[in-house]
RNA sequence: GUGGCUAUGGUGCAGCGGCAGCACAUCUGACUGUGGCUCAGAGGGUCGUGGGUUCGAAUCCCACUAGCCACCCCA
Numbered sequence: 001g002u003g004g005c006u007a008u009g010g011u012g013c014a015g016c017g018g019c020a021g022c023a024c025a026u027c028u029g030a031c032u033g034u035g036g037c038u039c040a041g042a043g044g045g046u047c048g049u050g051g052g053u054u055c056g057a058a059u060c061c062c063a064c065u066a067g068c069c070a071c072c073c074c075a
Stems, first nucleotide, its partner, number of pairs: 001071007010024004018055001026042005048064005
């Protein structure tokens, strides 16, 4: 350099064009002599960045950034 894959709460992931979710973690409460377990609830996201398409985009298209893999070139 070429091609492919990945990027979504703190972490791991789901979400095939129509209100962004799950688990863990965190916080509050219940339970308990305390803690843990368990149960109930709450907070936390400009969906990597910038454009485009669309009534409507995490989702489709383009460019870019970062990471990973393969290939090419040089040594």
Molecule: transfer RNA
Organism: bacterium